[in-house]
Context: one part of a larger RNA
RNA sequence: UUGGGUUUAAAGGGUCCGUAGGCGGAUCUUUAAGUCAGUGGUGAAAGCCUACAGCUUAACUGUAGAAUUGCCGUUGAUACUGGAGAUCUUGAGUAUAUUUGAAGUGGGCGGAAUGUGUCAUGUAGCGGUGAAAUGCAUAGAUAUGACACAGAACACCGAUUGCGAAGGCAGCUCACUAAACUAUAACUGACGCUGAGGGACGAAAGCGUGGGGAGCGAACAGGAUUAGAUACCCUGGUAGUCCACGCCGUAAACGAUCAUCACUCGCUGUUGGCGAUAAACUGUCAGCGGCCAAGCGAAAGCAUUAAGUGAUGCACCUGGGGAGUACGGUCGCAAGACUGAAACUC
Numbered sequence: 001u002u003g004g005g006u007u008u009a010a011a012g013g014g015u016c017c018g019u020a021g022g023c024g025g026a027u028c029u030u031u032a033a034g035u036c037a038g039u040g041g042u043g044a045a046a047g048c049c050u051a052c053a054g055c056u057u058a059a060c061u062g063u064a065g066a067a068u069u070g071c072c073g074u075u076g077a078u079a080c081u082g083g084a085g086a087u088c089u090u091g092a093g094u095a096u097a098u099u100u101g102a103a104g105u106g107g108g109c110g111g112a113a114u115g116u117g118u119c120a121u122g123u124a125g126c127g128g129u130g131a132a133a134u135g136c137a138u139a140g141a142u143a144u145g146a147c148a149c150a151g152a153a154c155a156c157c158g159a160u161u162g163c164g165a166a167g168g169c170a171g172c173u174c175a176c177u178a179a180a181c182u183a184u185a186a187c188u189g190a191c192g193c194u195g196a197g198g199g200a201c202g203a204a205a206g207c208g209u210g211g212g213g214a215g216c217g218a219a220c221a222g223g224a225u226u227a228g229a230u231a232c233c234c235u236g237g238u239a240g241u242c243c244a245c246g247c248c249g250u251a252a253a254c255g256a257u258c259a260u261c262a263c264u265c266g267c268u269g270u271u272g273g274c275g276a277u278a279a280a281c282u283g284u285c286a287g288c289g290g291c292c293a294a295g296c297g298a299a300a301g302c303a304u305u306a307a308g309u310g311a312u313g314c315a316c317c318u319g320g321g322g323a324g325u326a327c328g329g330u331c332g333c334a335a336g337a338c339u340g341a342a343a344c345u346c
Base pairs, nucleotide, nucleotide: 004317005316006315007300008299012314014201015200016199017198021194022193023192025088026087027086028085029084030083031082033081034080035077036076037075038074039073040072041071042070049065050064051063052062053061054060091191092188093187094186095184096183097182099180100179103177104176105175106174107173108172109171110154114150115149116148117147118146119145120144121143125136126135162169163168206247207246208245209244210243211242215241216240220236221235222234223233258313259312260311261310262309263308266291267290268289269288270287271286272285273284274283295302296301319346320345321344328339329338330337331336
């Protein structure tokens, strides 16, 4: 390479949008590029292969054939693919109507808790631990009450729930924005799927500028523990955590499972619609869970939300270490990210 694979053995890109490309629903007409058939030319000779012949045989040599799977021209075929034209409605989208949700952005408001300040009551301890100590406290702490201020997070509801492309999203309310399901089958008429490059979004930590800073808390300091203790425990505590704007672009970014489409036994729970109703149940569509059949799988297990049976497109893997390193390049303020070897060794 041909292949074989990608939940857990190496391997699905963090996610979406989308360019080129690849692939693409039904019917009819046409064309004849791909495709198929006939035929002509060419495809040097030698060699290989087959048959026969010549040296006593063989090697060797000669003659004939086959092969040269290709290319070019020409005459036809028209099922499939492609091109052109016409039509269709099931894919896709639109419209109308009902509904749903912690979907997003910005603003306003709320209560509990915590901390601090002031005042009051009150007196000797508080706090902390396995036990202690550091720490706080007669300059009146802890505790209790009142008032004020501050920042951050939203108990119960809360769920195997819901929403979002993923990251993620939870007090209440307002404005703006987006989405999905269902019903009707009114409209368009294949407008679709995937997607190398590319673009956008992307937890936490980190970075820049300016704010903010209650609690928590890397670093750091002290107290313990210990043989030691640069830790686990305790008392403090800076960056950070929060906000605005701009970077970073990574995660066990996980369902360790790419996207889309079709098909394949059932049971059960639940969310949102719709239909019918005898008001118990039941049907249907879209999600979210549990169990199981066939089938698959090395097994664990998966099983209409497939890891089953097929199709299209993309990404990725090819023994362990060296190594996600070196070098080069691109990006970044930096940290670093992306791309990504080899020698050597087992």